[in-house]
Order: sequence, then structure tokens, then C1' cells
RNA sequence: UAACGUUCUCAGGGCGGGGUGAAAUUCCCCACCGGCGGUAAUCGGGCGCAAGGCCCGUAGAGCCCGCGAGCGCCGCGCCGCAAGGCACGGGUCAGCAGAUUCGGUGAGAUUCCGAAGCCGACGGUCACAGUCCGGAUGAAAGAGAACGGGU
Repeated sequence: UAACGUUCUCAGGGCGGGGUGAAAUUCCCCACCGGCGGUAAUCGGGCGCAAGGCCCGUAGAGCCCGCGAGCGCCGCGCCGCAAGGCACGGGUCAGCAGAUUCGGUGAGAUUCCGAAGCCGACGGUCACAGUCCGGAUGAAAGAGAACGGGU
């Protein structure tokens, strides 16, 4: 101390008040929440004879680019007369799959500051859920540590 390997650890927040009603943390008004990685160019500095070259620094995101869990889809299995229920596997299947503008500062910002907006899996429920309950004491993007390994 780069690749790579093994093991381990960690890895999500939020309904408070009021209204209607037989019933709502699900509707209406106000409120509250935001996983993981990236962020060019420009500008500044350095290397270099030089380059359209290389290196370092700079600005921070729910809605810029990607990723993850869930559902769907595909494969395969078990239970069931059936309706349906329950696993396991697949990421080049990517369908649900989402949402931002204006002003300011600045070399640089859809990322900061100000303002006004918008978005949020599936199943359940005396009534429709981002916030309740459940799958989930699960899985996982990824973060870190130790050891090995190599330079």
C1' cells in the first nucleotide's frame, strides 16, 4: 500500500393538533420524514519541450446520473378439488419507478442560501396509508475492520 481473496461488523426516517364520520395515525386542513455511490466542465496549483496529455484541489442533491429493498416478469418446486397460499433462483427482463423551478452568491452549485412547488413498493385494515400493522430477529446498495496477497 493498487488489484485480488477470506472472515467479521455495521447498514432508514416520519401522524403531533384539528375537522367529518358508526368507523379514518388511511379522507380533509395544518404538521412530519428523506437509504447508498457519483458529480463532469470551468477555475486554481503541479508535472511536462509541448499537447486536444497526466496528477492534485474545489461545492454538500428525496426530485441531476446511477444503485438497493418491494411488486411485477422469467425459471423451478411444494401444499390445495379449486380459489389461492408458501418457498428457492435470475439483475444485459428493467415493466410499476417516482418527483423542480425561480431568484441570490460564486470561478464553479437543478447540490449552498432564500422562496414557492413536487414525489414516495407490496399485502393488511370497521374507510382510501411515504408516517400504523405485516413479510422483516429478513434481504441489501454500500461503508468499515482484520488477516492473506501483491507492489
Record summary
FMN riboswitch aptamer (RFN element) from Paradevosia tibetensis, 151 nucleotides, folded computationally. It matches the Rfam family "FMN riboswitch aptamer (RFN element)". Rfam links the family to the GO term FMN binding. Rfam 15.1 lists 6,230 matches to the family in 5,120 species. A reference for the family is Vitreschak et al. (2002), "Regulation of riboflavin biosynthesis and transport genes in bacteria by transcriptional and translational attenuation", Nucleic Acids Res. The coordinates come from a structure-prediction model, not an experiment, and the mean pLDDT is 76. Taxonomically the source falls in Paradevosia (Bacteria, Pseudomonadati, Alphaproteobacteria, Devosiaceae). The RNAcentral record of the sequence draws on Rfam and Ribocentre.